Background
SAM riboswitch aptamer (S box leader) from Brevibacillus borstelensis AK1, 118 nucleotides, folded computationally. Model confidence (mean pLDDT): 82 of 100. It matches the Rfam family "SAM riboswitch aptamer (S box leader)". Its family is annotated with regulation of gene expression in the Gene Ontology. The same sequence occurs in records of 2 taxa. The sequence is in RNAcentral, with records from Rfam and Ribocentre. The source organism's lineage runs through Bacteria, Bacillati, Paenibacillaceae, Brevibacillus and Brevibacillus borstelensis.
RNA sequence: UUCUUAUCCAGAGAGGCGGAGGGACUGGCCCGAUGAUGCCCGGCAACCAAUUUUCCUGUUAACAGGACGAUACUGGUGCUAAUUCCUGCAGAGCAAAUCAUGCUCUGAAAGAUGAGAA
Numbered sequence: 001u002u003c004u005u006a007u008c009c010a011g012a013g014a015g016g017c018g019g020a021g022g023g024a025c026u027g028g029c030c031c032g033a034u035g036a037u038g039c040c041c042g043g044c045a046a047c048c049a050a051u052u053u054u055c056c057u058g059u060u061a062a063c064a065g066g067a068c069g070a071u072a073c074u075g076g077u078g079c080u081a082a083u084u085c086c087u088g089c090a091g092a093g094c095a096a097a098u099c100a101u102g103c104u105c106u107g108a109a110a111g112a113u114g115a116g117a118a
Base pairs, nucleotide, nucleotide: 001118002117003116004115005114006113007112008111013041015040016039017038021031022030023029025088027086028085042080043079044078047076048075049074050071051070052069054067055066056065057064058063084110089107090106091105092104093103094102095101
């Protein structure tokens, strides 16, 4: 970097360093010298590992595999403004009807993260 798959409406500091842009991209709308983004510490969470309840399958049992959970002491990530901040493509509904516009819903795309593979 690519592919497969799961998740993305919850949660997380009034600490230290540091100094100017930042929120992927588009259009919006926001955050930021009352110091953001970033780094460190702290925290959150529970994707993987770990430990474990119940059940199922194989097995005489030990044990092995699987399913829904639980824990967070330990390890690997991740996350820690705003739903992935909203939106971008398609469909449906509503605003009496066409165009336009607005709102709501569904699906996709794009993106992010984990796990597995190349």